[in-house]
RNA sequence: UUAUUAAUAAGAUUUAUUAUCUGUAUAUCGUUGCAAUACGGGCAACAGUUUCUACCUGAAACCUUAAAUUUCAGACUAUGGAUAUUUUAGCUUUUUAA
Numbered sequence: 001u002u003a004u005u006a007a008u009a010a011g012a013u014u015u016a017u018u019a020u021c022u023g024u025a026u027a028u029c030g031u032u033g034c035a036a037u038a039c040g041g042g043c044a045a046c047a048g049u050u051u052c053u054a055c056c057u058g059a060a061a062c063c064u065u066a067a068a069u070u071u072c073a074g075a076c077u078a079u080g081g082a083u084a085u086u087u088u089a090g091c092u093u094u095u096u097a098a
Stems, first nucleotide, its partner, number of pairs: 004098004009093003013089001016086001018084008026054001030046005040063002048055001056074006
């Protein structure tokens, strides 16, 4: 000086996991039919998404007995991005020892 092995410190890459934030989808929305009636306001289907699933819960108002609900609050799921955690695989470099 080089090569190998072991330890040590650091860096970038890579396989997956979880959480938070955020973008997109979807508006937890719409249509049709049947049903209930102030102790009621429900059920089924269709449609909606470069999209699987879901399509409800609570509260308040309103409707004087009629056929119609309204408002507020709350997500889940799919997927992209960012950050962090854990994890897989090796790589490079620093230092020490044989």
Purine riboswitch aptamer from Lactobacillus psittaci DSM 15354, 98 nucleotides, folded computationally. The source organism's lineage runs through Bacteria, Bacillati, Bacilli, Lactobacillaceae and Lactobacillus psittaci. The RNAcentral record of the sequence draws on Rfam. Its mean pLDDT, the model's own confidence on a scale to 100, is 83. Rfam family: Purine riboswitch aptamer. The family has 133 seed sequences and 4,097 matches in Rfam 15.1. From the family's description: Riboswitches are metabolite binding domains within certain messenger RNAs that serve as precision sensors for their corresponding targets. Allosteric rearrangement of mRNA structure is mediated by ligand binding, and this results in modulation of gene expression. A class of riboswitches that selectively recognises guanine and becomes saturated at concentrations as low as 5 nM. In Bacillus subtilis, this mRNA motif is located on at least five separate transcriptional units that together encode 17 genes that are mostly involved in purine transport and purine nucleotide biosynthesis. It has also been shown that some members of this family are specific for adenine instead. Hence this family are termed purine riboswitches.